Context: one part of a larger RNA
Formats: sequence, C1' cells, structure tokens
RNA sequence: UGACGGGGGCCCGCACAAGCAGCGGAGCAUGUGGUUUAAUUCGACGCAACGCGAAAAACCUUACCUAAGCUUGACAUCCUUUUGACCGAUGCCUAAUCGCAUCUUUCCCUUCGGGGACAGAAGUGACAGGUGGUGCAUGGUUGUCGUCAGCUCGUGUCGUGAGAUGUUGGGUUAAGUCCCGCAACGAGCGCAACCCUUAUUGAUAGUAGCCAGCAGGUAAAGCUGGGGACUCUAUUGAGACUGCCGGGGAUAACUCGGAGGAAGGUGGGGAUGACGUCAAAUCAUCAUGCCCCUUAUGACCUGGGCUUCACACGUGCUACAAUGGCUGUCACAAAGAGAAGCGAACCCGCGAGGGGGAGCGAAGCUCAAAAAGGCAGUCCCAGUUCGGAUUGCAGGCUGCAACUCGCCUGCACGAAGUCGGAAUUGCUAGUAAUCGUGGAUCAGCAUGCCACGGUGAAUACGAUCCCGGGCCUUGCACU
Repeated sequence: UGACGGGGGCCCGCACAAGCAGCGGAGCAUGUGGUUUAAUUCGACGCAACGCGAAAAACCUUACCUAAGCUUGACAUCCUUUUGACCGAUGCCUAAUCGCAUCUUUCCCUUCGGGGACAGAAGUGACAGGUGGUGCAUGGUUGUCGUCAGCUCGUGUCGUGAGAUGUUGGGUUAAGUCCCGCAACGAGCGCAACCCUUAUUGAUAGUAGCCAGCAGGUAAAGCUGGGGACUCUAUUGAGACUGCCGGGGAUAACUCGGAGGAAGGUGGGGAUGACGUCAAAUCAUCAUGCCCCUUAUGACCUGGGCUUCACACGUGCUACAAUGGCUGUCACAAAGAGAAGCGAACCCGCGAGGGGGAGCGAAGCUCAAAAAGGCAGUCCCAGUUCGGAUUGCAGGCUGCAACUCGCCUGCACGAAGUCGGAAUUGCUAGUAAUCGUGGAUCAGCAUGCCACGGUGAAUACGAUCCCGGGCCUUGCACU
C1' cells in the first nucleotide's frame, strides 16, 4: 500500500421484509453422477458445471467398440517412368472397399525428333495425416465480480523511503453525477450522451395496404369505378430541456410539489461491459510451440454404442380439479417462414393422413385454426366425465432402412397423484401469473432454446437481521 475482522460509520441491490407464483412429494421429458458395458466417445464441476458445447445421435453425424480389407495413403506439393485416354455414367458382384462388363472417348506448339498443358496408372522418397497429450507453454474467443462506480496518469507539493496528495471533507446523484471547500492544477479509460426500438405528432408518398364521403354490385364480401380523409407502411422533421411556477437548500448543486403535455425528471426496453480478479473455460471451432503415433494413435467400411438402469441430484412439462372437465356455438392478435418450398378450394378417411393441384420468390398466395375468452348445455365433489403414465391391437408419415432407437392417429387399458418435510428459487407493472402463435436446427423428430402478441394482479411499513457490493475510518499475528 493492500487484503482480512462474528470492529465502527454512511449507502445501495428482489439482499431481507411485504406479497404472488413456484421447486423440494407424484408420473414423465431432459442433463449429470454412479452403475453396467466390447464400447456406453470427449469436454464442462460452488455462485460462474448439470434442457451446458449439442440451433436436432436410427445410417450419416461420430470422435467410441467389434469384424474385414488399405499403406505416399481419404486430402496437398514436388520427382521418375508410362499411357492418351482417363474421368464419368450405367449394370453385375460384395456387408462394404475391391473386382468385372457396357457406353462415351483430349488439347496447344512443332525443325515431325519432340516439347508443353490436362487427366490417369505405377514407383520411390521427401512428406501427408492425427477430435493423440499439455488451456499450468500460447494466440484468439468467452464466463465472472458487474452496467458495480470505479481504475489511473502528467506536472507540482509532502515524506530518507515504500508511498501520500489529487480521488479525502460538507452537500447531492443512478453514477469519481454535479456544486462548494481544499497543495494541488489538469488529463485519460470508465458514467452519461451520441446508436436501435417503443410511446405522440407534422410533412411527403398511396401499391400489393386502407375505405370516410359518391356511384355500381352481392347470399355475403373494398368485390368494382373511384378516393388519400382514416388505419397502415417508410423517409424526413418536431417533441422533454428540471425549460416554466411555488416550497426547501448555502444565493450552489440539487430536491419536493404543481402546471402544461402523448410522455417528466435517465419516459420504457435493448445494444454498449473500465483497470483488473479467478495459472477461471476452451489445444474437440480455429490457429499454434513442444512432446508422441507413422502397415497406425492415420484412412475406409459393416454392425453395434453414445438411447444401459437397483439408485442419487439439477432443470422442465403434466397434474392432483368446479375460478374446473367435457360438448356445441360466436369472436378478437402480433411477429415470422416459404421454391428440391408453403401448399388453397374441392373429394376420400372417425383421425393421423391421402388424392388434388389454384395461387405465391410473397403488405398480393399459403402455412393459418389463434388460445385463454363470451353465450348455452352437462357433470355434483368421487381417485370421479379429475389425472393421464403404462400396456395391447389396428393404422399413418418421413426416410435406402424406424428391432435395438423416430414422431403422430384411432379403439381399448386407466398407474401414481387429494397441493407436497427440512430447505430453497423467481418476480416491483403491461411486470409476475396465465393463454396460445411463430422461427432456427431439420428428410423425420421440441415439454428445450430464441422470438411474438392476448388476458392481466398482489405488495413494498421499512433498514434490526441473512447474502453480495461501494466509500471513509480503526485494529492487525497476513502481503
């Protein structure tokens, strides 16, 4: 100087408190440990590993195991010899590579000796190759404290020096934010602002969007003529700055209340992450030093495994019901995706789905039905018309192929579960809770992830305590 203290003071945060909904009990999904295995590939391990890398493990992926065959090699460059065809396509054979057959069948220069390009075969060695090791040799990237308000420098001054000062103090702020004071005066990285989005509005523009007024038209319909008013779309502006008024304050910074306003004191949300900490994570994204393998630790393919299952933990989904279940009927979104794609009407099927093929590279067409909700009816508190696990049968779809090991449908079966111990999590407003919708990945496979809108609460007295953090100060056996 730091770090630390079950020392002190001041302050903050869904940290506590006040509330709401959960997890922990049940069934299932998923990840992990363990166990098992020929293999159950590898990594991640308090917060900050465990629906994590993986935005898709039937084959492939795939790195693991088993069996078979390969050795200059699946991939790259160079050398030598040789061919003008080879490559390619199709068929047969094989589990596959291999092998066989058929089809197709080069170019440029030339002194005709040859040379070059291209493609293949054979050979030799240089080499290729390694998801082998080391993240404690590294780059790059990332997590975390933490969007916390901090971290430093130049000159000056003080101190023998390490260092201090500035950065402390009095106020104030979300903020080392600003004001005042001061042996300091300035400056930098952070804070804030500039960026995107959302909330209001003017102008411009009017198709594929819209329809107030006018006309036509229908069973109905912006359907048609037409229109730019409105909604919307998308470009450019305006608007919010403690600007105005009053109280408090040190006449300051600022704070409290009010007006006007769509919005008020950072309006809401996002992007943005200082110096550093954890020898934090990653050699399996990639790159890379060193070490190791080289007829194998490389490469190829078949089948299997990553999907095991006495168990334990994490994260979720569905429930235990009447604020509900079931049946019928009637509404109201946003944001997206689509050509090897989305696929309408119509027909068939109880249904998954099949046939069909209009339209649409999409403000045009399609996915597409929003669901919770409203209105009727039924059930009458039961392990039930709750709940749906599990199991049987019959089917559908994708795909070369659903046995190991996919998803979906119908009929039957109808388990546990009656609100969950100790303990523990999230959330302060369009939030929690609840309800559906879309997308990425993707042949197929979503309770996960990312996004979208609908309905829409309760509570916050406060700063004693738990946890984490900031500033000052004090002690100190640590640095």